[in-house]
Context: one part of a larger RNA
RNA sequence: AUCUAGUUAAGGGAAUUCGGCAAAUUAGCCCCGUACCUUCGGUAUAAGGGGUCCCUGGAUUCGUUGUUGUAUAAUUGCGAUUUCAGGGCGCAGUGACAAGGGGUGUCCGACUGUUUAACAAAAACAUAACCGACUGCUAGCCUGUAAAGGUGUGAAUAGUCGGUGACGUCUGCCCAGUGCCCGUACUUCAAACCUCGUUUCAACGGGGCUAAGAGCGGGUAAACGGCGGGGGUAACUAUAACUCUCUUAAGGUAGCGAAAUGCCUUGCCGUUUGAUUGACGGCCUGCAUGAAUGGCGUAACGAGAUGCCCACUGUCCCUAACUAGAACCCU
Repeated sequence: AUCUAGUUAAGGGAAUUCGGCAAAUUAGCCCCGUACCUUCGGUAUAAGGGGUCCCUGGAUUCGUUGUUGUAUAAUUGCGAUUUCAGGGCGCAGUGACAAGGGGUGUCCGACUGUUUAACAAAAACAUAACCGACUGCUAGCCUGUAAAGGUGUGAAUAGUCGGUGACGUCUGCCCAGUGCCCGUACUUCAAACCUCGUUUCAACGGGGCUAAGAGCGGGUAAACGGCGGGGGUAACUAUAACUCUCUUAAGGUAGCGAAAUGCCUUGCCGUUUGAUUGACGGCCUGCAUGAAUGGCGUAACGAGAUGCCCACUGUCCCUAACUAGAACCCU
């Protein structure tokens, strides 16, 4: 020289970097002041300002020892509280310690909570709330071969199982397939049973009867799931409210949309920048959005994801010096 842990840096101030990672800034208490949005509770310590030490004097309120023949009062001393004015010292008065950087868009998840002990804390899980299924109690569900036990000192405002996931607003069409439920004159259908046959027994074969199941007929999508193609048409052009045709169980409704979903794609337009494969707003030509496999909004919340702004800085321009230690060198 180097490394580890720190301290400080003129001027610039994110130019660094995938990314302000790390560091710096801010910080307590008192006073003033506080927007958008909002579920009217919040947001909020929003933001943004000022003060903060010591001495002296005045005033306020309260407690208390005395004094005053008038006593819910006045006054004196002490203590506490709030406040005003003047003065003092330092660069600096929450002088050390302790002690929020802030604002603003978008996405996701409502929230507090839970999780991969030892690479993941999240948008995953849970949640209140909503919906469906089973169940009338010797129930249903679970454990056990059973007896029995749990739920349950319970009883449908209860218990079990499944899905969605606060709230607001909604939740379209399809039962052809698969599943589940209900029905069924009839068809099919095992053994047993009845009956017949093969010379007798056994075995075997034929016929009859027949359960569940299946066929058959219905229902059911907050069950599993699914939700088209081609041609033509308006007096500029373009487009197609309209129309023809093939076809399906039904042909994607309301919403949202280059999206945590868009291949082409760095789509096109606008805002933001000196410059933007970024972000946000709009458009819709949705490779391959879409309604409890929930759709779309949403205040508050978040060690969540992402963009921008202010402040701040050794992240950087561009390094330097110092402190402690490691290592190194000499003995």